Molecule: nadA riboswitch
Organism: Terriglobales bacterium
RNA sequence: GGCUGCAACAUCCCCGUGGGCGGGCUCCGAGCCGGAAGAACGGCAAGGUGCAGGCGCUCACUGCGGCC
Numbered sequence: 001g002g003c004u005g006c007a008a009c010a011u012c013c014c015c016g017u018g019g020g021c022g023g024g025c026u027c028c029g030a031g032c033c034g035g036a037a038g039a040a041c042g043g044c045a046a047g048g049u050g051c052a053g054g055c056g057c058u059c060a061c062u063g064c065g066g067c068c
Base pairs, nucleotide, nucleotide: 001068002067003066004065005064006063007062013054014053016061017060018059019058020057021056022055024051025050027048028047031044032043033042034041
């Protein structure tokens, strides 16, 4: 230097750190559908706001090992 495994440290347990993408929740919501018309109401929904360590993937890094 390359590959690979692990997380001791944690005020129950899991959780090393930071970022990216997806997902989740929340509120708003063009528009579409149902509602015989209109309305109430219900469903779907591009997009957007806000929130959260306990979902997934990925990149870099810390620490402890293994192999080359």